This is a predicted structure of a 71-nucleotide RNA (transfer RNA) from a Myxococcales bacterium.
RNA sequence: GCCUCGGUAGCUCAAAGGAAGAGCUCCGGUCCCGUAAACCGGCGACGUCGGUUCAAUACCGACCCGAGGCU
Numbered sequence: 001g002c003c004u005c006g007g008u009a010g011c012u013c014a015a016a017g018g019a020a021g022a023g024c025u026c027c028g029g030u031c032c033c034g035u036a037a038a039c040c041g042g043c044g045a046c047g048u049c050g051g052u053u054c055a056a057u058a059c060c061g062a063c064c065c066g067a068g069g070c071u
Base pairs, nucleotide, nucleotide: 001070002069003068004067005066006065007064010024011023012022013021018054026042027041028040029039030038047063048062049061050060051059
């Protein structure tokens, strides 16, 4: 330098054009003699900039970051 894959919540991952979700963590509550567990509720995210579209997390381009491969 080129090719492939990936980047969504604090962490691990969904959503594959039409109101961004789950588990764990964290916070509050219920329960308990107390802690844990269990149960209920809450906070919190689409790598950046453009393009296509009535509408983009999803499609296209460039860039940034990470993993792997070729030379």
The coordinates come from a structure-prediction model, not an experiment, and the mean pLDDT is 81.